Source information
A computed fold for a 77-nucleotide RNA from an archaeon, annotated as transfer RNA. The coordinates come from a structure-prediction model, not an experiment, and the mean pLDDT is 82. It was read from a public genome assembly. Rfam family: tRNA.

RNA sequence: AGCACCGUAGAGUAGCGGUUAACUCGUUGGGCUCAUAACCCAAAGAUCGGCAGGUUCGAAUCCGCCCGGUGCUACCA
Numbered sequence: 001a002g003c004a005c006c007g008u009a010g011a012g013u014a015g016c017g018g019u020u021a022a023c024u025c026g027u028u029g030g031g032c033u034c035a036u037a038a039c040c041c042a043a044a045g046a047u048c049g050g051c052a053g054g055u056u057c058g059a060a061u062c063c064g065c066c067c068g069g070u071g072c073u074a075c076c077a
Stems, first nucleotide, its partner, number of pairs: 001073007010025004018057001027043005049066003053063002
């Protein structure tokens, strides 16, 4: 340098172009218990890497550019 894949709550993952972005763990509050853990209930938490880019009535999703990460290939010495 080229190609491929990835970027979504604190962590790990889903998400067919269509109403309020889902699940597990974690966090917070409550319940249960003599108490703790476990268990049960509820809540908060992501404007989806960036774009005063594009397509569309409508974009996390499709296209373009940029940034970051991983892998492969190539080049130079």